This is a predicted structure of a 73-nucleotide RNA (transfer RNA) from an Anaerolineales bacterium.
The RNAcentral record of the sequence draws on ENA.
It matches the Rfam family "tRNA". The family's RNA type in Rfam is transfer RNA.
Parts: sequence; structure tokens; C1' cells
RNA sequence: GUGGUAGUGGUCGAGUGGUGAAGACGCCGCGCUGUGAACGCGGAGAGCGUGAGUUCGAACCUCACCUGCCACC
Repeated sequence: GUGGUAGUGGUCGAGUGGUGAAGACGCCGCGCUGUGAACGCGGAGAGCGUGAGUUCGAACCUCACCUGCCACC
């Protein structure tokens, strides 16, 4: 340099055009307990790598760019 792939809460990760962006771990509170763990109940926390475009409507489609990974050169 060329091609491919990925980027979503603190971490992992689902969601592939339409009503509130799942779930798990972690965190906070309460219950339980002598204390803690486990367990039960409740809660906080992300607008989706950046910018532009298409569309009535975009995390999702298109383009450019950034970053990581893989292959080729």
C1' cells in the first nucleotide's frame, strides 16, 4: 500500500430500518445473617468510534476518516 473484519454502560455482549438499546458480570441500597459470602427484591449507569449522506424514520444502509486485529504485497 491492497483486501477483509471489528468498534454499543466499568467489563463481556445481544440488537441488521420503526414503539422503552436486551442479558450477564461488576457497582449502590434494602431484606436475610452474629459478620460475610450466597440468595431474594429494588436502583444507578451507554444513544451506539468520528464526520457527512440516504430515508418520513438510522446502532442497523452508503461514503470518508480514526483505532484494533487478520491476510496479502